RNA sequence: GGCAGGGUAGCUCAGUUGGUUAGAGCGGGCGUUUCAUAAGCGCCAGGUCGUGGGUUCGAAUCCCACCUCUGCUA
Numbered sequence: 001g002g003c004a005g006g007g008u009a010g011c012u013c014a015g016u017u018g019g020u021u022a023g024a025g026c027g028g029g030c031g032u033u034u035c036a037u038a039a040g041c042g043c044c045a046g047g048u049c050g051u052g053g054g055u056u057c058g059a060a061u062c063c064c065a066c067c068u069c070u071g072c073u074a
Stems, first nucleotide, its partner, number of pairs: 001073007010026004019057001028044005050066005
């Protein structure tokens, strides 16, 4: 250089053929329970969906460019 895959919450990841409010587990905070801790249960917070454009009534999702990570290859 070429090809393929990935980037979504603090971490690991879902997200169908573009449409209902962007979600789960772990972690964090509060409450409950306990003599106390852990576990369990309930609630809450936390997201410019890598960046910038385009298409569309509507984009995490489609298109283009770029950034970055991983693998293969010369």
RNAcentral holds the sequence, with entries from ENA. This is a predicted structure of a 74-nucleotide RNA (transfer RNA) from a Minisyncoccota bacterium. Rfam family: tRNA. From the family's description: Transfer RNA (tRNA) molecules are approximately 80 nucleotides in length. By type it is a transfer RNA.